Predicted 3D model of a 72-nucleotide RNA (transfer RNA). Rfam family: tRNA. The sequence is in RNAcentral, with records from ENA. RNAcentral records the identical sequence in 2 taxa. The gene name in the source record is trnT.

Formats: sequence, C1' cells, structure tokens
RNA sequence: GCCUUUUUAGCUCAGUGGUAGAGUUUUUGCUUGGUAGGCAAAAAGUUACCGGUUCAACUCCGGUAAAAGGCU
Repeated sequence: GCCUUUUUAGCUCAGUGGUAGAGUUUUUGCUUGGUAGGCAAAAAGUUACCGGUUCAACUCCGGUAAAAGGCU
C1' cells in the first nucleotide's frame, strides 16, 4: 500500500427495508428474624461518525475513525 470482517442498552449479543429486542446488570417493592434465592415493576439506545439511495435505512451504497485478520 491492497483486501476481508466487526462497531446496536453499563456488559455479552440478536435483529436480511416498515414502532429497536433478549440475557445479564442496576434501582424500587413483595416475600425472610436477616441475607441469599424467588416474584413483580422500572431504568438503561444520537444503532461508531459523515453523506447518498428510498415514501421509509441498524439493514442497501460511498467515505472517515477504531478494533481484529490476511496478502505484498
């Protein structure tokens, strides 16, 4: 220098164009003599960033950044 993959909740990850989800974590309440556990509720998102296509983009296209890998 070139090529490929990844970037979504505090963390680990789903989501192949039509209202962004799960587990976990945290908080509150109930249960207990008190913890743990269980049950219920709630909180947590600029879908890395900038553009483009589209009636509509986490999703398709281009670029940038970061991380991982490969070729020379």